[in-house]
This record gives sequence, structure tokens and C1' cells, in this order.
RNA sequence: ACCGCGGUAGGUUAAUGGUAGACCACUAGGCUGUGGCCCUGGGAGUGUGGGUUCGAUUCCCGCCCGCGGUC
Repeated sequence: ACCGCGGUAGGUUAAUGGUAGACCACUAGGCUGUGGCCCUGGGAGUGUGGGUUCGAUUCCCGCCCGCGGUC
């Protein structure tokens, strides 16, 4: 330099082009003499810039980052 794969919440990950969910963690309340367990809530996310589309996590292009490969 080129090719392939990947990037979604603090972590691990879902999501036929049609309101982005789950678990763990965090946090509030309940429960408890206190804590833990347990129960009920809450906050938090699509790497980035464009394009296509009525509508993009999803499709297309550039860029960034990571992994692998070829020379």
C1' cells in the first nucleotide's frame, strides 16, 4: 500500500429498512436492627462525515480505530 472482518449503554451482547432491547454493573425506593439476598423503578448507547429512502443500527461512499491476511 491493498484485501477481508469488526465498531450499539460502564461491560457482555440482540435488533427482516418501520418507536434500539436484554443481562451484569450503577442508582432510588421497598424489605431488614445494619448489610446481603429478594421485589419495584430510574439514568445511560448505534465510531465519524456524507448519500439513497417517506423512514437507516441495517443499504452505498469517504474517513477514524481494532483484529487478521497478501506483497
Predicted 3D model of a 71-nucleotide RNA (transfer RNA) from Candidatus Rehaiarchaeum fermentans. Its Rfam family is "tRNA". By type it is a transfer RNA. Rfam's curators write: Transfer RNA (tRNA) molecules are approximately 80 nucleotides in length. NCBI's taxonomy places the organism under Archaea, Nanobdellati, Candidatus Parvarchaeota, Candidatus Rehaiarchaeum. RNAcentral records the identical sequence in 2 taxa. The prediction has a mean pLDDT of 80.